[in-house]
Molecule: transfer RNA
Organism: Methanobacteriota archaeon
C1' cells in the first nucleotide's frame, strides 16, 4: 500500500422490503425478606463514529474521512 468485515444504551448485539430504535446483562427505585441472595414491577440511559448526497422521509441506499478487525503483499 490494496482486498474483506464491521462502528447502534455503561457491556454484548439485533434492527438490510428506507416510515425514525429495540433485547439481555448491568444501574436505579419499589414490592417481597428479620437481613442478603433469588424472583416480580416500573424508570434512566441512544442526535445509531463524522462530513456530504439522494428522498416528502435514512440507522438503513450512494459518496469520502475517522477507527476496529482480518487477509495479502
Nucleotide at each position: 500500500g490494496g482486498g474483506c468485515u464491521c462502528g447502534u444504551a455503561g457491556a454484548u448485539c439485533a434492527g438490510u422490503u428506507g416510515g425514525a430504535a429495540g433485547a439481555u446483562c448491568g444501574c436505579c427505585a419499589c414490592u417481597u425478606u428479620g437481613g442478603c441472595a433469588u424472583a416480580g414491577u416500573g424508570g434512566a440511559g441512544g442526535c445509531c463514529u463524522c462530513g456530504g448526497g439522494u428522498u416528502c422521509a435514512a440507522a438503513u441506499c450512494c459518496c469520502g474521512a475517522c477507527g476496529a478487525g482480518u487477509c495479502c503483499a